RNA sequence: GGAGUCGGCCGGACGGUCGCUGCCGUGCUGCUGCUUGCAGUGGCAUGGGGGAGGAAAGUCCGGGCUCCACAGGGCAAGGUGCCAGGUAACGCCUGGGCGGCGCGAGCCGACGGAAAGUGCAACAGAGAGCAGACCGCCGAACGACCCGGCGCGCCGCAAGGCGGGCGGGGUGCGUGGCAAGGGUGAAACGGUGCGGUAAGAGCGCACCGCGAGUCUGGCAACAGACCGGCACGGCAAACCCCACCUGGAGCAAGACCAAAUAGGGUUCCAUACGCGUGGCCCACGCGGGAACCGGGUAGGUUGCUUGAGCCCACCGGCGACGGUGGGCCUAGAGGAAUGAUCGUCCUCGACAGAACCCGGCUUACAGGCCGACUCCCCCU
Numbered sequence: 001g002g003a004g005u006c007g008g009c010c011g012g013a014c015g016g017u018c019g020c021u022g023c024c025g026u027g028c029u030g031c032u033g034c035u036u037g038c039a040g041u042g043g044c045a046u047g048g049g050g051g052a053g054g055a056a057a058g059u060c061c062g063g064g065c066u067c068c069a070c071a072g073g074g075c076a077a078g079g080u081g082c083c084a085g086g087u088a089a090c091g092c093c094u095g096g097g098c099g100g101c102g103c104g105a106g107c108c109g110a111c112g113g114a115a116a117g118u119g120c121a122a123c124a125g126a127g128a129g130c131a132g133a134c135c136g137c138c139g140a141a142c143g144a145c146c147c148g149g150c151g152c153g154c155c156g157c158a159a160g161g162c163g164g165g166c167g168g169g170g171u172g173c174g175u176g177g178c179a180a181g182g183g184u185g186a187a188a189c190g191g192u193g194c195g196g197u198a199a200g201a202g203c204g205c206a207c208c209g210c211g212a213g214u215c216u217g218g219c220a221a222c223a224g225a226c227c228g229g230c231a232c233g234g235c236a237a238a239c240c241c242c243a244c245c246u247g248g249a250g251c252a253a254g255a256c257c258a259a260a261u262a263g264g265g266u267u268c269c270a271u272a273c274g275c276g277u278g279g280c281c282c283a284c285g286c287g288g289g290a291a292c293c294g295g296g297u298a299g300g301u302u303g304c305u306u307g308a309g310c311c312c313a314c315c316g317g318c319g320a321c322g323g324u325g326g327g328c329c330u331a332g333a334g335g336a337a338u339g340a341u342c343g344u345c346c347u348c349g350a351c352a353g354a355a356c357c358c359g360g361c362u363u364a365c366a367g368g369c370c371g372a373c374u375c376c377c378c379c380u
Base pairs, nucleotide, nucleotide: 001376002375003374004373005372006371007370008369009368010367012345013344014343015342016341017340018339020051021050023048024047025046026045027044028043029042030041031040032039033038034037053351057362058361060360061359062358063357064356065250066249067248068247077246078245079244080243081242082096083095084094085093086092097111098109099108100107101106112241113240117239118238119235120234134182135181136178137177138176141175142174143173144171145170146169147168149166150165152163153162154161155160190208191207192206193205194204195203209230210228211227213226214225215224216223217222254302255301256300257299264293265292266291267290268289269288273287274286275285276284277283309328310327311326312325313324314323315322316321346349
């Protein structure tokens, strides 16, 4: 100088003017209450200070809070899934193991069990699970055929002929041996090499792989050494098995105050009249009036922002995190405020707007700053 990896931080700045919102104060004023100058509550004006994010987003996980349900246990259903720890909890985070990628810093991983059982594997292929022989390799073994050799028996005067026997060579024809090589497939019953063999083969050996073996290290996942010739292929984001977790609904949760109108209940008054029960009288009930009560609608208040909070220091821990001490208060609206405009400057400004709160994850994002580390090149 170049190329990268990881972690943290910022997200236009300053000023003028005019607005919005809720909080505190002051002035004027309305209403209510009474102890008559105070309290509560509202309106208007005015002053002060506060007023979006790292993701406020997706609503995907986990929890707080609220209401409903709930003795305990089991089944079902759903979720999570290497090990240990952190945490209120988690599918999050930290550390470690294993596997994959990268020269490296580092990154990625639904990563329990296939020797509990059931099941699946299209097409191709000879054969797809305790399989198989299409091409191919072999000629060891048995037989067939061919060619020499040796010796025997019979016939013949002889040359020679016939018969069966032993051993050798050849062919690769039948039975057969093999699975090295070719070929099919996502996958072919351990891999590579040497020896061995008729050709081959864990048949033997070395290394690698594998193992319900032994020992050692580790809390564990797991690793290492020795031993075993290999029995035991893959798929569990197929059913399943194992371990752990899980009640439902959500701030439009829920709580409080409470009109008008209609309806309900209790008590009292009236019982003149009408209706009902009844053949009629009495009686009773309903219709009437007044007071009180409770539910509940509109509306209002609350829940509502002090919280698993933020910052700093020290201590414990590799770390996530925990403990102690000190400091700080940092939006809280309710059709929903946080804006508009002007000026100056710069590197010319991205993604995007709170709605009960918090911890995560994921996704979006112009540009910039800081720290640690890796690789390459050059100079000294």
Molecule: Bacterial RNase P class A
Organism: Moraxellaceae bacterium